[in-house]
RNA sequence: AGAGUUUGAUCCUGGCUCAGAACGAACGCUGGCGGCAUGCUUAACACAUGCAAGUCGAACGAGAAAGUUUCCUUCGGGAAGUAGAGUGGCGCACGGGUGAGUAAUGAAUAGGAAUGUACCUAUGGGUGGGGGAUAACCAAGGGAAACUUUGGCUAAUACCGCAUAUCAUCGCAAGAUGAAAGGGGGCGUCGGGCAACCGAGCUUUCGUGCAGGGAGGAGCUUAUGUCCCAUUAGCUAGUUGGUAGGGUAAAGGCCUACCAAGGCAACGAUGGGUAGCUGGUCUGAGAGGAUGAUCAGCCACACUGGAACUGAGACACGGUCCAGACUCCUACGGGAGGCAGCAGUGGGGAAUCUUGCACAAUGGACGAAAGUCUGAUGCAGCAACGCCGCGUGAGUGAAGAAGGCCCUUGGGUUGUAAAGCUCUUUCGGCUAGGAAGAAGGGCACAUAGGCUAAUACCCUAAGUGUUUGACGGUACUAGAAGAAGAAGCACCGGCUAAUUCCGUGCCAGCAGCCGCGGUAAUACGGAAGGUGCAAGCGUUGUUCGGAUUGACUGGGUGUAAAGCGCACGUAGGCGGGUUUGUAAGUCGAUUGUGAAAGCCCAGGGCUUAACCUUGGAAUUGCAAUCGAAACUAUAAGCCUUGAAUGCUUGAGAGGUUAGCGGAAUUCCAGGUGUAGGAGUGAAAUCCGUAGAUAUCUGGAGGAACACCAGCGGCGAAGGCGGCUAACUGGUGAUGCAUUGACGCUAAGGUGCGAAAGCGUGGGGAGCAAACAGGAUAGAUACCCUGGUAGUCCACGCCGUAAACGAUGGAUACUAGGUGUUCGGAGAGUUUAACCCUCUGAGUACCACAGCUAACGCGUUAAGUAUCCCACCUGGGGAGUACGGUCGCAAGGCUAAAACUCAAAGGAAUUGACGGGGGCCCGCACAAGCGGUGGAGUAUGUGGUUUAAUUCGACGCAACGCGCAGAACCUUACCUAGGCUUAACAUCCCGGGACAACCUCAGAGAUGAGGCUUCCUCUUCGGAGGCUCGGUGAUAGGUGCUGCAUGGCUGUCGUCAGCUCGUGUCGUAAGAUGUUCGGUUAAGUCCGGUAACGAGCGCAACCCUUGUCUUUAGUUGCCAUCAUUAAGUUGGGCACUCUAGAGAUACUGCCGGUGUUAAACCGGAGGAAGGCGGGGAUGACGUCAAGUCCUCAUGGCCCUUACGGGUAGGGCUACACACGUACUACAAUGGCAGAAACAAACCGUUGCGAUACCGCGAGAUCAAGCUAAUCGGUAAAACACUGUCUCAGUCCGGAUUGGAGUCUGCAACUCGACUCCAUGAAGUUGGAAUCGCUAGUAAUCGCUGAUCAGCAAGCAGCGGUGAAUACGUUCCCGGGCCUUGUACACACCGCCCGUCACACCACGAGAGUGGUUAUAACCAGAAGUAGCCGAGCUAACCGCAAGGAGGCAAGUUACCAAGGUUGUAGCCGUGAUUGGGGUGAAGUCGUAACAAGGUAGCCGUAGGGGAACCUGCGGCUGGAUCACCU
Repeated sequence: AGAGUUUGAUCCUGGCUCAGAACGAACGCUGGCGGCAUGCUUAACACAUGCAAGUCGAACGAGAAAGUUUCCUUCGGGAAGUAGAGUGGCGCACGGGUGAGUAAUGAAUAGGAAUGUACCUAUGGGUGGGGGAUAACCAAGGGAAACUUUGGCUAAUACCGCAUAUCAUCGCAAGAUGAAAGGGGGCGUCGGGCAACCGAGCUUUCGUGCAGGGAGGAGCUUAUGUCCCAUUAGCUAGUUGGUAGGGUAAAGGCCUACCAAGGCAACGAUGGGUAGCUGGUCUGAGAGGAUGAUCAGCCACACUGGAACUGAGACACGGUCCAGACUCCUACGGGAGGCAGCAGUGGGGAAUCUUGCACAAUGGACGAAAGUCUGAUGCAGCAACGCCGCGUGAGUGAAGAAGGCCCUUGGGUUGUAAAGCUCUUUCGGCUAGGAAGAAGGGCACAUAGGCUAAUACCCUAAGUGUUUGACGGUACUAGAAGAAGAAGCACCGGCUAAUUCCGUGCCAGCAGCCGCGGUAAUACGGAAGGUGCAAGCGUUGUUCGGAUUGACUGGGUGUAAAGCGCACGUAGGCGGGUUUGUAAGUCGAUUGUGAAAGCCCAGGGCUUAACCUUGGAAUUGCAAUCGAAACUAUAAGCCUUGAAUGCUUGAGAGGUUAGCGGAAUUCCAGGUGUAGGAGUGAAAUCCGUAGAUAUCUGGAGGAACACCAGCGGCGAAGGCGGCUAACUGGUGAUGCAUUGACGCUAAGGUGCGAAAGCGUGGGGAGCAAACAGGAUAGAUACCCUGGUAGUCCACGCCGUAAACGAUGGAUACUAGGUGUUCGGAGAGUUUAACCCUCUGAGUACCACAGCUAACGCGUUAAGUAUCCCACCUGGGGAGUACGGUCGCAAGGCUAAAACUCAAAGGAAUUGACGGGGGCCCGCACAAGCGGUGGAGUAUGUGGUUUAAUUCGACGCAACGCGCAGAACCUUACCUAGGCUUAACAUCCCGGGACAACCUCAGAGAUGAGGCUUCCUCUUCGGAGGCUCGGUGAUAGGUGCUGCAUGGCUGUCGUCAGCUCGUGUCGUAAGAUGUUCGGUUAAGUCCGGUAACGAGCGCAACCCUUGUCUUUAGUUGCCAUCAUUAAGUUGGGCACUCUAGAGAUACUGCCGGUGUUAAACCGGAGGAAGGCGGGGAUGACGUCAAGUCCUCAUGGCCCUUACGGGUAGGGCUACACACGUACUACAAUGGCAGAAACAAACCGUUGCGAUACCGCGAGAUCAAGCUAAUCGGUAAAACACUGUCUCAGUCCGGAUUGGAGUCUGCAACUCGACUCCAUGAAGUUGGAAUCGCUAGUAAUCGCUGAUCAGCAAGCAGCGGUGAAUACGUUCCCGGGCCUUGUACACACCGCCCGUCACACCACGAGAGUGGUUAUAACCAGAAGUAGCCGAGCUAACCGCAAGGAGGCAAGUUACCAAGGUUGUAGCCGUGAUUGGGGUGAAGUCGUAACAAGGUAGCCGUAGGGGAACCUGCGGCUGGAUCACCU
């Protein structure tokens, strides 16, 4: 510090996800030791049991059984002392727990004044003298118990008067009122007593009362900041303030009476939700964000609600009273209880410990003290829950052991790892020793000082001795032994460090995101290896980070989400120049505070660290005081440039109202006139012989204003267009004058606001939602014929649009250029017109810098800055639901969530595509010729059949294709019967020949038997060959996968394309080059050009053919000579021909066109002319095209069979359909007769002449030929003669019968051919469709391969030999450029909505249940206060009667629970219902993306199964063509 993920690729926007750190955690696997921390986050749920607050006999009375110690004893006992209970004092308000409530009666920080304060501390001045009771106890009752009643006795530091008053309170003053308690120790004197002892006194000590201080602690109060919701906007009657009174420790509506009508709130009151707050903690670079366990401060609470009492302090966790819920006891009458103290139990939960030890230390309560109490605390236990530390060994060791895994079979890896050898001993286990934490206090002894009359008592100080440890025999130390007892977890596709094999086969499974898995998975499961961390490792959850993804630091709004439709204006925010003052902001200094702990720094202590400890720094804050005065603010002045006003002068569809005008449509009336009109792609509905359309005249009525007209004008926007008038708004310019910052923006608010729509009343010509009819496969549409609301007017609503420049307003600054509208000035011109220059205000285009993701913007900014407002934060759900508000309604405004996806999106790029455009080509169309499709047959395919009909090929580019030839073989298929190391290859062992021949069985393979029996080399050991048998390694497979592959092939296409290097442009994908203008068959060439070059293709080089030359002259040829039946022979090589070598054609020449080009057109010459004809040759790539059955090959599968061999059958089947051919339908013909002219090719297992036989296919004999020699070989059509004469024929030949020939082991299934006989369909072929542009089509025959035989197929050869092409509008295919795109698996694309089914969340819903808050009323426990007080009553007063005072009871006020009725909010549930989302390949259509086939979209209204359609207005985010600028 970033990374992955939208795309074919790119840049951007934008979300999702990951890597980090952390935790009071939990879960999974694993687990050696120690230290230090931490441990119910859930049910503030319920709790068994034990303990957690007592203490004081030196306040008081009394005092037991037993025991113990001391003393006395009459030996019975008594006294002292102790336990337990009681009165009294102090404590129980601390400590400990929890976080329910609480959004302020809280907490934090800084202040304040109107207050109390037990214990502690210092001071002043007191502590005198009396009284009456009452617990305990005794007696008698009640009760199950808890407990309680009555009577009687008694004490106090309990209670009550009196006295005194330093003082305090009250009061103007005089004056009045107000206290107290004693206990312990000692002693001499005095008194009482026989004594013990008691009292007075003195002294000491502890207490006690009054007063005002201190400290600590508490109460009250002010300011500031302190979570979310505005779908909570108004709240408030004790409410706000005052006066008086009450009340409190204390200010105060805290309470009461009266008076006033205030108080709070958009700077968020009120209401709702959530929450203890803080120091801090986690994270982060920081700013921030999240959090508030442990520790510390504060608050609140103690089963729930209410209440007071006591007290210094409570409205009280282990107190009281009442009510409620729950639990327990009960004799049913009544009682008891409160773990959110420590342990512990149940429950809840993913989840959180021992019913431990000790008061030794620290601290607390009481006490004079000893001491007692203390689940505070100190320790121990449990838990890897966290942090920290240590260990599980070290060195050496290559035969690179064995085993495992992989393998290209060579090896590699595990791996110095192990073993082996040499060492060490931390930790653990064993043995032995063994701390610190302890200081005090007590007691004893001796001493000093103080107090005092005192040596006593008491206090203080130091000394000696003694005594106190839960942890714990712990930390630590030493010793012996021995590598001995101690490693796991996750991951290995990318992010992200680390890979292979096997298994599985879209299954099982994985997954944080992207995504893996459909037979070769580095992604699942296992293994081996590797990587990371390590007594832990992973997973899950949560928080921050990354996320600049809420942006203060630090974002945006033309098109990605985002500028309100527009203006006016309130609050608010911001604001020109200058002078002076003030000092709120601002800045500086100082002071106080900011608790401790924590963080940070420096030391110190545990062996180190964690941890602990000391000091410092810091605590960015708040407050106070003093200062500064630049800026902001504020106060008072001044100024003119911002703003405004007046005068002068302009332009304009600016607005409102009234009037007027002509053209056109329609209608009405009349005339002329006759059969059509209208409408469309084509039609029809419709109008018309009852006279339409057309045409003329007259009239009616409504709406809109042609041309001018212009990216011209005006207006804030919506919007505004004939002419005239009236009224009226805004605005420009020039100069002068005036005011003197009066300004900018603008939340709420107010007004305006197209079209559609609504209400009331008019109006209604045209147009036209709805509606009706026609057309259409359907057509709720497009098109047509009609047509109603509406469109128009008046008044009133609505308040929305793609209300757009998709661009808020204002101000300033920052190069230019070109138009145009309206002003002003200057110069030229005699003036005008006009031109030029300058200067304002608009408006439009181009363009620098700059900006932008790009497109683009660019003085009219989307540039550079300032101010203010509005808005955005992934897509969908959704601008929807609910709520509120506005509206007559339609609806508008405001505006979520659940759920779901990993994208959605912008701009640009390359392709592909378009029922987009331009240019061009092709037998593509057109022009022609001949076919196919109809018949019969052949052949291939589908289908069907079958035991099998082997398999493959399927649009073009499968179908006379693989097959250049299935009777057996082939053969892969089927049936039957046989073989198992095999028919074939290599190795090993043993034997030996094997073979051939013969016999038998069998369909044969095969089996049985007979006969026969080795060869070659040799160093004589043996080796090799062949063959039989055996053994296992292996063979074998036309079995699967062409979607694992190689090779080969088809196709686009012989189309002209496909790319690269360097440079340049662009952020990039990419572009340029390759585009453009010409030209070509061609990316062929030329010119231009940020490109310059190059490669694969094109062309050429190759073969063949056409002309010539030359060489050669047999088997070829024959002009001349001779010869023959015959180039037969002699002779010759001129010619033909053959086959070698060469030549020829290059736009070379001429003319024209063209850019002086390339090239094209015409011509000459030439055998041939513009590539002369034909062939071979097939770029980058596309189609997962074809082939595993040519071959090769990975993987999988079979191995007495999916291998190998044999016989027979099948591939040849046959209701049918299709393709490709052949033969025909006839006279351009058939048949018969006679008679011409080729080329190429083939032949020894062959071609086979002549002769002869057969009607013939053929047969027999057999010459010649290894071929320019011999043979196949007859060419046929054509031409000639004759006949047939338009018929199912003398056409046609299928089919069938008979007889044969040939090949072959063998023609039954299943060959070809011949002869005789038979003589089917068929008379030129529907829709549709194919080939061909010249030696071509058509037509005619010949040959070859395969092959024993089989050709209508295929591959070749020659003979005869046409017609037509105006042309590129259209169909098909292709190339280039351009344009649009929501496509990229690329239009066979993408994609929308209804309906049907399943699931999910949500809304509505008659209702229903719960909860919270609240209103009114009823009710009224306990308590407090007031009133009252027949009754009861110790202290005080009184001689007494009685009084004062008090109590019970009663009553009133306040008030908890409870009750009734209502309101509001929230949560659950609900028949039914609504839309939404997600799902496998469902149904119906095809709305959108291309001009998406009717351009799309926005608003509105109507309609429709559905997407949608139509009307009106608007937008370009519309293609194409034309025009303008």
The RNA shown here (small-subunit ribosomal RNA) has 1525 nucleotides and comes from an uncultured prokaryote.
The sequence is in RNAcentral, with records from ENA.
Its Rfam family is "Bacterial small subunit ribosomal RNA".